[in-house]
Context: one part of a larger RNA
This record gives sequence, structure tokens and C1' cells, in this order.
RNA sequence: UUAGUGGUUAAGGAACUUGGCACAUUAGCGUCCGUAACUUCGGGAUAAGGACUCCCCGCACCCUUCCUGUUCUUUGAACAGAGAGGAUAGGAAGGGUGCGGGGUGCAACAAAAGAGCUCAGGCGACUGCUUACCAAAAGCACAGGUCUCUGCAAAGCCGUAAGGCCAUGUAUAGGGGCUGAUGCCUGCCCAGUGUCAGAAGGUCACGGGAGGGGGUGUAUGCCUCCGACCUAAGCCCUGAUGAACGGCGGCCGUAACUAUAACGGUCCUAAGGUAGCGAAAUUCCUUGUCGGGUAAGUUCCGACCCGCACGAAUGGUACAACGAUCUGAGCACUGUCUCGACGCAAGGCCCG
Repeated sequence: UUAGUGGUUAAGGAACUUGGCACAUUAGCGUCCGUAACUUCGGGAUAAGGACUCCCCGCACCCUUCCUGUUCUUUGAACAGAGAGGAUAGGAAGGGUGCGGGGUGCAACAAAAGAGCUCAGGCGACUGCUUACCAAAAGCACAGGUCUCUGCAAAGCCGUAAGGCCAUGUAUAGGGGCUGAUGCCUGCCCAGUGUCAGAAGGUCACGGGAGGGGGUGUAUGCCUCCGACCUAAGCCCUGAUGAACGGCGGCCGUAACUAUAACGGUCCUAAGGUAGCGAAAUUCCUUGUCGGGUAAGUUCCGACCCGCACGAAUGGUACAACGAUCUGAGCACUGUCUCGACGCAAGGCCCG
């Protein structure tokens, strides 16, 4: 903060339901045994699955202390005596472990507290963060990858400025974009758009200006109009560039059953989708077809490929570990159900 709370139940055991939602089951980083696939060799793993657990008696072994002996070493110049230490025999007490027997109880981790487990798949590697008050996730972040800018009075950002952050840092540094562990990889297209490069040429503003026209006019002038030629960036132009924005075809024919087409023809394009994956978080037709699981399966898993409309850092694919994630299946368990019933507390209703 929200909410009525919390028990028992024959037989069955998910038949309930969108869905095992909720409940129940399990329960001691106690001892012993035992643990698979897979794997990045660390894990997975408390995997799973078993047995034991309290009290009394006996036996065996171990440890500690003490008593009575034996023996060795040492202290000392030496004998005797005494002290200290070690080994060993017997005995006593205490503790521990194991085995056997017996006993109590419904039950011996006797209370409370304290994991249900397994199999398969999607997504995201992971721990983390998030919609304060309906969403915790497959969203964000992440380590790692890559592109790009920046030579320091850096780039980028805030500010009118002074000044400040970056940074008292210096390219193994800092900013920005995309991707997102790791393994295997990341194909073709530069025509369009963008970016970068390019001492030529074309075009092009202000400006300069050879020369010329008009007005005025006794002017060396003044006013005005046209103007060859010179003249920047940009654009045109010439190239490069895809982990830049992006894009990645159609029709017709053909093999000795049929079917299909390795093959051929033709049109168009900048180039016509490579590897891998594929009815997928993507498949309209579609509950595609085949196989598995079920008595029965629009979901699920494995295949096929006819991909309406997958596809390679707007990343492709595979993947151990991880997840209050999503999907399917099983075991155990149960009042979720067949199908209800009983009981507790409080309230409502009825009578008074």
C1' cells in the first nucleotide's frame, strides 16, 4: 500500500481453465552414497535419485588427560638423586567415529524457519537499468566489434561575451554514429542520395573595367546607359567510398514414362540475394505437407521449401551459462474440477 482471513475433506487427480491462475507438494550449503546430455572445460550440480538422523546397552578403532611400570634422550666435570622430553605395556576417566542389538512415539532435521522437479524450444549472451501510481520485457545498458572526426589555443558542447566542460587529458587520448559476450562469418551493386578527393574546363555575385551611346554644353568636365575582358565558394564535371542512406529482376523453351530442369534463348538493370536460415516474434493462402508426442493436438517439436513479404554489424547463423521472460510436454502434488460438504471469525438478512 492492497485485500475478508485462514482450516479439513471419501473416491478420483487438471476431467477446471485462455493458461495448473490459485492452492498443494518439496524443504536442514546436516552425514553418507550417487549424479546425465551438453559445454566456452569454468560449469551443468544441492543436477536428478537414494539411505540415515532420538534414547539405552555391547563391541571395535581413534583422540585427550591421569595413574603404575619399562626404556631412550637431555640438563651435569662425574656418581647418586632430581627435573624436562620422546617411545611403549597395563589400567581409569572423558570425548569422537563405526558396527550390532534393544526401546519410545503418528512422526526423531519430531517446534519455527527454510528449494517442487524434469524434458524441449523462441528471445536476449551474462550481473545490471526502466514506464514513482495498470507494462520489468524480447525494451535500455553492457564488455567486445567497427566506421568517422580531432595534432592541442584539438574536435565536440554551453555562453552575446568574458569564460567554462572536454582535461590540469594529448591519438593505447577525446567526441560522435551503428552493432552488441563468444565461435563460424559478414557476399554483389557507387546508377540515385550523402561524404571525401580533384592547381584543368563550363557556369556564376559583388567588385574592377578596354571601348562605346545619350543629355548638358565655350568644359580640362558633370549626369546617365550599354559593356569586351578579369574575378570566390557553390553547382556542372572527373574519380573514390557500403560495419555511408540504401538496393539486390522478368518471360519462354529443353533430358528415352511422367514430373522436374543441370542446359539454352530473350528483355531489362547500378547490380540482380551469395553463405546460412526458413509456414519463422517474419507464411496471406494455412489447421500447408510428412514425421513425433495424445484415445483425440488451429498450439508444440523435427523435417520439407511453393520465402504473399528471411538474409548477412537497421548484422546472418550456432551456442554452454544465466532469466520473477515467453511457448509446449511430463513426474510429483493437490477442493482448480467431478460436486459438493463441514468447521472458524466478522458482516448482511430474518425474528424479538
Large-subunit ribosomal RNA, domain IV from a bacterium, 352 nucleotides, folded computationally. Its Rfam family is "Bacterial large subunit ribosomal RNA". It was read from a public genome assembly.